[in-house]
Context: one part of a larger RNA
RNA sequence: UGACGGGGGCCCGCACAAGCGGAGGAGCAUGUGGUUUAAUUCGAUGAUACGCGAGGAACCUUACCUGGGCUUGAACGUAUGGUGCAUGAGUGUGAAAGCACUCUUUCCUUCACAGGACUUCAUACGAGGUGCUGCAUGGUUGUCGUCAGCUCGUGCCGUGAGGUGUUAGGUUAAGUCCUGCAACGAGCGCAACCCCUGUUUUUAGUUGCCAGCAGGUUAUGCUGGGCACUCUAGAAAGACUGCCUGCGCAAGCAGGGAGGAAGGUGGGGAUGACGUCAAAUCAGCACGGCCCUUACGUCCAGGGCUACACACGUGCUACAAUGGUCGGCACAGAGGGUGGCUACCCGGCAACGGGAUGCUAAUCUCCAAAGUCGAUCUUAGUUCGGAUCGAAGUCUGCAACUCGACUUCGUGAAGUUGGAUUCGCUAGUAAUCGUAUAUCAGCCAUGAUACGGUGAAUACGUUCCCGGGCCUUGUACA
Numbered sequence: 001u002g003a004c005g006g007g008g009g010c011c012c013g014c015a016c017a018a019g020c021g022g023a024g025g026a027g028c029a030u031g032u033g034g035u036u037u038a039a040u041u042c043g044a045u046g047a048u049a050c051g052c053g054a055g056g057a058a059c060c061u062u063a064c065c066u067g068g069g070c071u072u073g074a075a076c077g078u079a080u081g082g083u084g085c086a087u088g089a090g091u092g093u094g095a096a097a098g099c100a101c102u103c104u105u106u107c108c109u110u111c112a113c114a115g116g117a118c119u120u121c122a123u124a125c126g127a128g129g130u131g132c133u134g135c136a137u138g139g140u141u142g143u144c145g146u147c148a149g150c151u152c153g154u155g156c157c158g159u160g161a162g163g164u165g166u167u168a169g170g171u172u173a174a175g176u177c178c179u180g181c182a183a184c185g186a187g188c189g190c191a192a193c194c195c196c197u198g199u200u201u202u203u204a205g206u207u208g209c210c211a212g213c214a215g216g217u218u219a220u221g222c223u224g225g226g227c228a229c230u231c232u233a234g235a236a237a238g239a240c241u242g243c244c245u246g247c248g249c250a251a252g253c254a255g256g257g258a259g260g261a262a263g264g265u266g267g268g269g270a271u272g273a274c275g276u277c278a279a280a281u282c283a284g285c286a287c288g289g290c291c292c293u294u295a296c297g298u299c300c301a302g303g304g305c306u307a308c309a310c311a312c313g314u315g316c317u318a319c320a321a322u323g324g325u326c327g328g329c330a331c332a333g334a335g336g337g338u339g340g341c342u343a344c345c346c347g348g349c350a351a352c353g354g355g356a357u358g359c360u361a362a363u364c365u366c367c368a369a370a371g372u373c374g375a376u377c378u379u380a381g382u383u384c385g386g387a388u389c390g391a392a393g394u395c396u397g398c399a400a401c402u403c404g405a406c407u408u409c410g411u412g413a414a415g416u417u418g419g420a421u422u423c424g425c426u427a428g429u430a431a432u433c434g435u436a437u438a439u440c441a442g443c444c445a446u447g448a449u450a451c452g453g454u455g456a457a458u459a460c461g462u463u464c465c466c467g468g469g470c471c472u473u474g475u476a477c478a
Stems, first nucleotide, its partner, number of pairs: 001478002003475003007472007015462002019425005026317008034308002042053002064303007076126007084118001088103006106117004128292002131290003137286002139281003142277001144275001149188006155164003168179003194269004199237007208227003213224003240263001243257003247252001319418001323377007335366003340359002344355004384415001389410007431454007
């Protein structure tokens, strides 16, 4: 100087407390361990692995296994030489890849010679490796932590390691600001500048809107017309403790109030200092070294990654009446769409099929559910719950056996609120309800990422648990 202490002081955080809802029990989905296997490819492992890489494993992907092939090779280029039998079509064999055979048989310039282009073959050279090392590395990322810290120049102090500044008194979300002081300044962080959102004005008015006027319809901005309103998307204004009061010697800060759409960082996002964990990744990519080179490279078919006594994580669905079922009625935002989204009509109980129309989209379309009104069920393992299994189908796709999703009929398991323990959340939040998208032929999506609808309870407080910040103290630790 640090680190540590079941030392001390001060302070903060859904850390505890106060509340609400979960997990842990059940069934299923998914990931992991283990076991099994010819193979169950590889990586990730306290917090910081385990619905993670994977934002789509039937083939492909695919890296794994079994079997069948190739060896300048699956792609591309250079040089030399040969070829015009290349390309294409067909046959045999084969699971395919491939192998063998048959038929066919280039172009441009030039009268020609000759030259050039293209194809293929041979030779030579560069190959190739998801093989190893993340403890050789770059780049990127997690984490402490959006915590308030981490440092430097000059000066001063100390023999020196170092100290001071950065400590102290207040204050803040903040090393934020003020005062004081052998310090005076500065940098990276904090804050602000950026984006979305909340209010108003203005500009613009189609594909959006319809107040007033006119026309029309069973009905609808449907039409003329208009841009007032909503909205769209550009430019401005607005919030700064600016004003009043109070605390305080002052600097400053805090409690209350006014006005205001909004009040003290208005709400949310992006933004992550010096560093820590030889943290993660050589399988995204790049790259040093080592290793393989008729194989650890490469092509193909089938299988596997989907196994199953079990253990754990993360979720979904439930155990019901604040509910289930049936019928009527209503209201979003965001996003997507031409190999696509599809209005409407017809067929089918339905998944869906057959027609047909609009839309490269503020124009057409995908398009709500909780809710509400009425009926029924009456506390039951039930009209709860839907696992599992049987049958018949639909769709995608060369192909749904291993191994897809969906529909209909039948079947109707466990489960009656879950031990110790444990997780999330402070407001448009939790809880609850649906919608969309990426990936994508299809889909194992209950995942991820966004979007809106309905919409709570509680916080006395900091004694205690956990993590962190500052000062101080002890130490046989570095």